[in-house]
A computed fold for a 66-nucleotide RNA from Candidatus Ornithomonoglobus intestinigallinarum, annotated as transfer RNA.
RNA sequence: GGGCGUAGUUUAGUGGUAAAAUGUCAGCUUCCCAAGCUGAGGUUACGGGUUCGAUUCCCGCCGCCC
Numbered sequence: 001g002g003g004c005g006u007a008g009u010u011u012a013g014u015g016g017u018a019a020a021a022u023g024u025c026a027g028c029u030u031c032c033c034a035a036g037c038u039g040a041g042g043u044u045a046c047g048g049g050u051u052c053g054a055u056u057c058c059c060g061c062c063g064c065c066c
Stems, first nucleotide, its partner, number of pairs: 001066005008022004016052001024040005046060004
């Protein structure tokens, strides 16, 4: 100097009420387990700015990578 930071994990989303997979929990099913089905909870690293509105744009800061 450049890049990245979003759920427990892996990742979408690039101004308009944050999402998928997987995992966790509960239920259904089964003689039991596994598999399957249904539902629930959980998230934008942090602090400012711009904007009617910021995960998104700008600045700073922290961490990681080159």
Source information: Lineage of the source: Bacteria > Bacillati > Bacillota > Clostridia > Candidatus Ornithomonoglobus. The RNAcentral record of the sequence draws on MGnify. Rfam family: tRNA. Rfam classes the family as a transfer RNA.